Source information:
Bacterial RNase P class A from Arsenicicoccus bolidensis, 373 nucleotides, folded computationally. Rfam family: Bacterial RNase P class A. Its family is annotated with dimeric ribonuclease P complex, ribonuclease P activity and tRNA processing in the Gene Ontology. It is annotated as a ribozyme. The organism belongs to Arsenicicoccus, within Bacteria.
RNA sequence: UGAGUCGGUCGGGCGAUCGCGUCACCGUCAUGGUGCCGAGGAACGUCCGGGCUUCGAAGGGCAAGGUGGUGGCUAACGGCCACCCGGGGCGACCCGCGGGACAGUGCCACAGAGAACAGACCGCCAGGACGUUCGCAGAGCGGCCUGGUAAGGGUGAAACGGUGGUGCAAGAGACCACCAGCGCCGUGGGUGACCACGGCGGCUAGGUAAACCCCACCUGAAGCAAGCUCAGACAGUGCGCGUCCGAGGGCUGCCCGCCCGAGCGCACGGGUAGAGCGCUCGAGGUGGCCGGCAACGGCCACCCUAGAUGGAUGAUCGCCCAUCCCCGGGAGACCGGGGUGGACAGAACCCGGCGUACAGACCGACUCAUCCC
Numbered sequence: 001u002g003a004g005u006c007g008g009u010c011g012g013g014c015g016a017u018c019g020c021g022u023c024a025c026c027g028u029c030a031u032g033g034u035g036c037c038g039a040g041g042a043a044c045g046u047c048c049g050g051g052c053u054u055c056g057a058a059g060g061g062c063a064a065g066g067u068g069g070u071g072g073c074u075a076a077c078g079g080c081c082a083c084c085c086g087g088g089g090c091g092a093c094c095c096g097c098g099g100g101a102c103a104g105u106g107c108c109a110c111a112g113a114g115a116a117c118a119g120a121c122c123g124c125c126a127g128g129a130c131g132u133u134c135g136c137a138g139a140g141c142g143g144c145c146u147g148g149u150a151a152g153g154g155u156g157a158a159a160c161g162g163u164g165g166u167g168c169a170a171g172a173g174a175c176c177a178c179c180a181g182c183g184c185c186g187u188g189g190g191u192g193a194c195c196a197c198g199g200c201g202g203c204u205a206g207g208u209a210a211a212c213c214c215c216a217c218c219u220g221a222a223g224c225a226a227g228c229u230c231a232g233a234c235a236g237u238g239c240g241c242g243u244c245c246g247a248g249g250g251c252u253g254c255c256c257g258c259c260c261g262a263g264c265g266c267a268c269g270g271g272u273a274g275a276g277c278g279c280u281c282g283a284g285g286u287g288g289c290c291g292g293c294a295a296c297g298g299c300c301a302c303c304c305u306a307g308a309u310g311g312a313u314g315a316u317c318g319c320c321c322a323u324c325c326c327c328g329g330g331a332g333a334c335c336g337g338g339g340u341g342g343a344c345a346g347a348a349c350c351c352g353g354c355g356u357a358c359a360g361a362c363c364g365a366c367u368c369a370u371c372c373c
Base pairs, nucleotide, nucleotide: 001369002368003367004366005365006364007363008362009361010360012320013319014318015317016316017315018314020038021037023035024034025033026032040344044355045354047353048352049351050350051349052223053222054221055220059256060255061254062253064219065218066217067216068215069083070082071081072080073079084098085096086095087094088093099214100213104212105211106208107207108206121153122152123149124148125147126146127145128144130142131141132140133139134138161179162178163177164176165175166174180204182201183200184199185198186197187196188195189194227277228276229275230274236268237267238266239265240264241263248260249259250258251257284303285302286301287300288299289298290297291296321342324339325338326337327336328335329334
């Protein structure tokens, strides 16, 4: 200098005018005035986890859903960190829904002869009869029939180990050597997933569990319109079932079983739809030190930072900055002038994650290639 990998930060600034919301103070019959504060890294999607709230929770059984290498972190998680294994990249680094396919069952499209303890289409080999040629006790060629063969060709995502040899009519783990893979055992290392080495075995075992299923672990339900308090309004009528021969209800997936039990259901009619709490101080933020590879944890100091409820957080103008465009000058870096003009988006109980969107600007660490010292 060029090409890349990973991580992080910001995401317009200042001023003026008008406007909106909470709160505090002042004033008023009421309208009002002044001051402080007033969206985000994703406030978003609502996918996962937790706090909080209400209901529930004697016991037994059956379902349903979720998670899935190992060790740690955490309030918890399907998240994060570190490592292992597999795959990709020269590399920095990236990707993986990563338990079990000898418990059982199912499925494997198209192509292909054959798709699971398979399969003779071509080929190769042996035998047979036939035709044909020749130099005719024989040899060659051609198709046909019967059988052998999984080495070779061809199909496929996948064809029942690979290479070399022995063997054979031709072949084949049929046999042998080495290699790969599988299972078992031992030794050593590691908390562990796992790794390294050695021995033995039969010689070879397809894939799929985001198919049923098996194993291990986890899960009560609904959600701030949760829920609590205060105030206020109203009018009942009819029908059906039931009061121990028990309607109905609860055990919030279902069943058994248990418990409560005098009201319950339907139709018509009537009334209300206000206020407060929950609500924002919290697994909180910033800085420093310490422990840890890290995620994270501990201690100290400082800070308070939206709480609307038809739902505030906005608009206009000026200057500056970034971006882009045009004109002029210059060899070029650049200089002067004019114009444009800042993405994605937007709280609604609160946190921790994940995922997704994002104009543009900046910072750090590392890798590869080339050149110079």
It is recorded under the gene name rnpB.